[in-house]
Context: one part of a larger RNA
Molecule: small-subunit ribosomal RNA, 3' major domain
Organism: metagenome
């Protein structure tokens, strides 16, 4: 000097307690593991692996397996030789496809009248060499993920100490904060916090069309529709505001804390990007780079079927319920963020529907995709039910070259567990929990209940820090490094 202690002091933290609402029970939906197969391709594995790499496994993807081919090779570059029909197009066969045989037709550029001769690209042949999603993450770079948005890590000089090192960074307060005053053998300083950014929240201002409509006018079955118009909402440029700035108390005449005014917002107002020194030989050679090792007629590469979707069990994560604050029927309102040309597609018309047919309008503040809980009003009557909706049968629908393995979607049937869920254990302090529904990526479809976002409705409770857990700071013991 660190690490540890079922030592001690201070503090913090949805860490516990006080509430809400899940999980652990059921039914599928997804991940893993085990098992099983030809294959069931790899990785991730305590928090910090398991709806994770995957933001889309019917061929592709595909890395795995069976089975058929190719051997300078699917892509790339050099160097050497070939020939004028080679390339290339078009057709025959052969085959599941790649492939493999074969036949016809046939190029360009310079010299030259021509006859010809010559050369680049291509092409074949050879050859140096490509190629590996094969190995090592314990050889590596770059990324990340954790501690943990936790208050820490550290230098210069200078004092102390034989050193190793301390000091500063400890102490009294305070703060989210090594934040900020006071004190001090220390003065300062740098990565970190804090600020600068981005967003939302208030109020001026410029602008005013595709958005808006007070006023004035005009038209219509009705609508900003139209004339205007620049108030309002908005939309997007700019600026202002919030700073403990004022008041009162308290405090060391400090920092700061408490209460109050004013104000759209008070004391970091909310939210995000932002991840200090380092720790886990942490993770990832399958995104990419890459150094060793290894395969080169095969561990490259092409193709077609198949497999990643197999199913005694078991775990995680979730979707639906288990119902009356509910379920069905009908009727009616009110967003926000987005997306859109190989696209969104509207109106009408068919069809119980899923869809068709249709093509208006839109390169989108102009057209389209486009709301649902909640409100009215009526049934239902406490049951395995007008709950619940798995399962399975049959009729269809749409994408794709094709839905059998293995897509989604509809109508008719069937109607399974399940009547709140042992031990346990998970989120959340406010526009949050919970509940509605709803956009986007990926993507021809889609196995999305997944993630990424958006609004609608809209709660309970925090006495307090004994206690569980993690965590800073100070201090003690240690036979530990």
């Nucleotide at each position: 000097u660190g690490a540890c202690g079922g030592g001690g002091g201070c503090u913090c933290a949805c860490a516990c307690a006080a509430g809400c609402g899940g999980u652990g029970g059921a039914g599928c939906a997804u991940g893993u593991u085990g098992c099983u197969c030809a294959a069931u391709u790899c990785g991730a594995a305590a928090c910090a692996a398991c709806g994770c790499g995957a933001a889309g496994a019917a061929c592709c993807u595909u890395a795995c397996c069976u089975g058929g081919g190719c051997u300078u090779g699917a892509a790339c570059u050099g160097c050497a030789g070939g020939g004028a029909u080679u390339a290339g197009c078009u057709c025959c066969u052969u085959g599941a496809a790649a492939g493999g045989g074969g036949a016809g037709u046939g190029a360009c550029g310079c010299c030259g009248c021509a006859a010809g001769g010559u050369g680049g690209a291509a092409c074949c042949u050879g050859u140096a060499g490509a190629g590996g999603u094969g190995u090592u993450g314990c050889a590596u770079g770059g990324c990340u993920g954790u501690c943990g948005u936790c208050a820490g890590c550290u230098c210069g000089u200078g004092c102390c100490g034989u050193g190793a090192g301390g000091u500063g960074u400890u102490a009294g307060g305070u703060u989210a904060a090594g934040u900020c005053c006071u004190u001090u053998a220390a003065c300062g300083a740098g990565c970190g916090g804090a600020a600068c950014c981005c967003u939302u929240g208030c109020c001026c201002u410029u602008a005013u069309u595709u958005a808006c409509c007070a006023g004035c006018g005009g038209a219509u079955a009705a609508u900003g529709c139209c004339g205007g118009g620049a108030a309002c909402u908005a939309u997007a440029g700019g600026g202002g505001g919030a700073c403990u700035g004022c008041c009162g108390g308290u405090g060391u005449c400090a920092a700061a804390c408490c209460g109050g005014a004013g104000g759209a917002a008070g004391g970091u107002g909310g939210g995000g990007a932002c991840g200090a020194c380092g720790u886990c030989a942490a993770g990832u050679c399958a995104u990419c780079a890459u150094g060793g090792c290894c395969c080169u007629u095969a561990u490259g590469u092409c193709c077609a079927g198949g497999g990643c979707u197999g199913c005694a069990a078991a775990c995680g994560u979730g979707c639906u319920a288990c119902a009356a604050u509910g379920g069905c029927g009908a009727c009616u309102a009110c967003a926000g963020a987005g997306u859109g040309u190989a696209g969104c597609g509207a109106a009408a018309u068919c069809g119980c529907g899923a869809g068709a047919u249709g093509g208006a309008g839109c390169c989108a503040a102009u057209c389209a995709c486009c709301a649902a809980a909640a409100g009215u009003c009526g049934c239902c009557c406490c049951a395995g039910u007008u709950c619940g909706g798995a399962u399975u049968g049959c009729a269809g629908g749409c994408u794709g070259c094709a839905a059998c393995c293995c897509g989604c979607c509809u109508g008719c049937a069937u109607g399974a567990a399940g009547u709140c869920g042992g031990a346990a254990u998970c989120g959340c302090c406010a526009g949050u929990a919970a509940u509605c529904g709803u956009g986007g990526g990926u993507c021809a479809g889609c196995c999305a209940u997944a993630c990424c976002g958006c609004g609608g409705u809209g709660a309970a409770u925090a006495c307090g820090u004994u206690c569980c857990u993690g965590a800073g700071c100070c201090u003690u013991g240690u036979a530990c490094a």